[in-house]
């Protein structure tokens, strides 16, 4: 320097043809227990990497940056 790919909850991942952001785990509350796990309910917890662009409407389409990988030089 060139090409590919990835970037959403504290973590590991989804998320369709653009149309109200979710799932497991963590981690909290409450029940239960003599306490502790376990188990059961519940409730929280997002600037969808970061600006901008398109559209009535962007997680998703475009551009452009940043960081991570992986090739090739």
């Nucleotide at each position: 320097g060139g090409g590919c790919g990835a970037u959403u909850a504290g973590c590991u991942c989804a998320g369709u043809u653009g149309g109200u952001a979710g799932a497991g785990c963590a981690a909290c509350u409450u029940g239960u227990u003599u306490a502790c796990a376990c188990c059961a309910a519940g409730a929280a917890g997002g600037u969808c990497a970061c600006a901008g662009g398109u559209u009535c409407g962007a997680g998703u389409c475009c551009u452009g940056u940043a960081u991570c990988g992986c090739c090739c030089a």
Molecule: transfer RNA
Organism: Candidatus Adlerbacteria bacterium